Predicted 3D model of RNase P RNA and transfer RNA as a complex of 448 nucleotides. It holds a member of the Rfam family "Bacterial RNase P class A". Its family is annotated with ribonuclease P activity, dimeric ribonuclease P complex and tRNA processing in the Gene Ontology.
[in-house]
RNA sequence: GAAGCCGCCCAAACGAUCGCCGGGCCCAGCGCCCGGAGGAAAGUCCGAACACCACAGGGCAGGGUGCUCCAUAACGUGGAGUCGCGGCAACGCGAAGGCAAGUGCAACAGAAAGCAAACCGCCCCGCCGUCGGCGGGGUAAGGGUGAAACGGUGCGGUAAGAGCGCACCAGUUCCCCGGGUGACCGGGGAAGCUAGGUAAACCCCACCCGGUGCAAGACCAAAUAGGGGAACGCCCGAGAGUGGCCCGCUCGAGUUCCCGGGUAGGUCGCAAGAGGUGCCGGGCAACCGGCAUCCCCAGAGGAAUGAUCGUUACCCGGCCGGAGGCAACUUCGUCCGGGCACAGAAUUCGGCUUACGGGCGGCUUCAACC
RNA sequence: GUCCCCAUCGUCUAGCCCGGCCAAGGACACCGGCCUUUCACGUCGGCAACACCGGUUCGAAUCCGGUUGGGGACGCCA
Numbered sequence: 001g002a003a004g005c006c007g008c009c010c011a012a013a014c015g016a017u018c019g020c021c022g023g024g025c026c027c028a029g030c031g032c033c034c035g036g037a038g039g040a041a042a043g044u045c046c047g048a049a050c051a052c053c054a055c056a057g058g059g060c061a062g063g064g065u066g067c068u069c070c071a072u073a074a075c076g077u078g079g080a081g082u083c084g085c086g087g088c089a090a091c092g093c094g095a096a097g098g099c100a101a102g103u104g105c106a107a108c109a110g111a112a113a114g115c116a117a118a119c120c121g122c123c124c125c126g127c128c129g130u131c132g133g134c135g136g137g138g139u140a141a142g143g144g145u146g147a148a149a150c151g152g153u154g155c156g157g158u159a160a161g162a163g164c165g166c167a168c169c170a171g172u173u174c175c176c177c178g179g180g181u182g183a184c185c186g187g188g189g190a191a192g193c194u195a196g197g198u199a200a201a202c203c204c205c206a207c208c209c210g211g212u213g214c215a216a217g218a219c220c221a222a223a224u225a226g227g228g229g230a231a232c233g234c235c236c237g238a239g240a241g242u243g244g245c246c247c248g249c250u251c252g253a254g255u256u257c258c259c260g261g262g263u264a265g266g267u268c269g270c271a272a273g274a275g276g277u278g279c280c281g282g283g284c285a286a287c288c289g290g291c292a293u294c295c296c297c298a299g300a301g302g303a304a305u306g307a308u309c310g311u312u313a314c315c316c317g318g319c320c321g322g323a324g325g326c327a328a329c330u331u332c333g334u335c336c337g338g339g340c341a342c343a344g345a346a347u348u349c350g351g352c353u354u355a356c357g358g359g360c361g362g363c364u365u366c367a368a369c370c
Numbered sequence: 371g372u373c374c375c376c377a378u379c380g381u382c383u384a385g386c387c388c389g390g391c392c393a394a395g396g397a398c399a400c401c402g403g404c405c406u407u408u409c410a411c412g413u414c415g416g417c418a419a420c421a422c423c424g425g426u427u428c429g430a431a432u433c434c435g436g437u438u439g440g441g442g443a444c445g446c447c448a
Stems, first nucleotide, its partner, number of pairs: 001366010012312007020036006026029001038342001042353002045351005050213004057247004062209005067081005082096001083094004097204002102202002104198002119143002121139008151169006170194001172191008217268004227259006239251003261447003275294008314339005320333005371444007380398004390428001400416005421437005
């Protein structure tokens, strides 16, 4: 210098003029003062808080998660590890329980695709017959097909072959020993000689999940045709408590649906919180505990947080000059031009994912040259 | 705001649950030929699509995740 990997940070600042939203004050108007988005406010994909319904109970159905340990209010999140895969490496990725529980699926090609299978080849037998053909049988070592063909190598064995036998190697299951909290790792032995793939196929196993969501919900106010029809029911009880069903529990004399009508106003919920910052201690870390401090500082309604100009900062391109270097290139200064992303709170938090401009630091590989 | 659903030729759709026979079928439209003096009708043929990006799998329109776009429902009183 090039190519890459990982982590962290910022999201412009100041001034002037003109505005927007919320709150406060008064002398009440062209008034003054205070405050006013994000790292993702986004997608609404998970988890919670909170609210109502039984302080949410039992069963079925349904949904979710799925290596281990830890963290946490909780999680499908995070941390540290294990195993596997990718990369030369830094490092990254993994829906990573179970197809030696059951059922199913595998197009095309191929002889055969799941208790295997004989197309070519090889071997044996018989017949015809003479260098071959036909028929029967054996054979998965060789060829060919396929994404995938039922362990690999060697020796023995055989008519030819084959875990058929043996040795070594790989793998599976079980047992023992050692290490580890554990996933798992290391070593030894036995078995059958190998039980293929697919569970983001049905399914099995383990664990978790009641439903609805701030249009939850509470209070006040306003308004009326508090209307019409149908169905079911009034204790042998309809229906409601939004659950898909059953049970249970509570309420229970009215309820549900359709048509029609009225009103779409206010207050609370609603912002001080699993809160931020700093220090100390524990822990590899996520995180936890203690102490101190608090600037608390958006919150409304279809909903504000902006625009212009100037200066500075940052980035990109270019001219010129200086410095370093063999060079590529880097860096400094003046000037000119351009740019400054993604995006926009709506009950609130913790995550994930997606979008996006720039800066800093650490690490890896290659090269010594452009 | 909250919740739910959908996306296949130019248009309307089948296939998706339970992956392969899908090089994705049909109708209308469009284009060309035949028929006709010509047009229409009819008939034969053609053109033309799985919204996008990843993953699982031998194999994805179909299964899973993400993105984009579109659509729908939901107040109170009685």
Its mean pLDDT, the model's own confidence on a scale to 100, is 78.